[in-house]
Molecule: SAM riboswitch aptamer (S box leader)
Organism: Paenibacillus monticola
RNA sequence: AUCUUAUCGAGAGCGGCGGAGGGAUAGGCCCGAUGAAGCCCGGCAACCGAUUUAUAUUCAGUCUGUUUAAGCGGCUCUAUAUAAAUGUCAUGGUGCUAAUUCCUACAAUAGCCGCUACUUUUGCGGUCAUUGGCAGAUGAGAA
Numbered sequence: 001a002u003c004u005u006a007u008c009g010a011g012a013g014c015g016g017c018g019g020a021g022g023g024a025u026a027g028g029c030c031c032g033a034u035g036a037a038g039c040c041c042g043g044c045a046a047c048c049g050a051u052u053u054a055u056a057u058u059c060a061g062u063c064u065g066u067u068u069a070a071g072c073g074g075c076u077c078u079a080u081a082u083a084a085a086u087g088u089c090a091u092g093g094u095g096c097u098a099a100u101u102c103c104u105a106c107a108a109u110a111g112c113c114g115c116u117a118c119u120u121u122u123g124c125g126g127u128c129a130u131u132g133g134c135a136g137a138u139g140a141g142a143a
Stems, first nucleotide, its partner, number of pairs: 002142007013041001015040003021031003025105004042097003047093002049089003052084006060076004065072002101135001106132004111127005
């Protein structure tokens, strides 16, 4: 760098060092000497991780249950999924710690406005909302 997949409206410091930039790109709009980036500490969260209960499915086993048998049923156990306000936990690996991923970039749909057409109701532009996508970020996995 590529591919797959999940998530992105919640949450998190008036700490120390540092010194002028930062918010991916473009446009906008913001943050910043009342101190940006970066580093350290602190914190948040719970992706990886650990773990409880219930239910469903499932692997295997078992039964002095039922059955002619196939099978059905009970119990134990393996794995997975779902739910429990976000189940619970936080030693470790990441991540995050202004603004919804700060907003919009592409498309569809609906509304409104303007111009055009002129009652046979067309076309264009603007604006706003919703939905989907693109791009990006992060985790986990793959070759």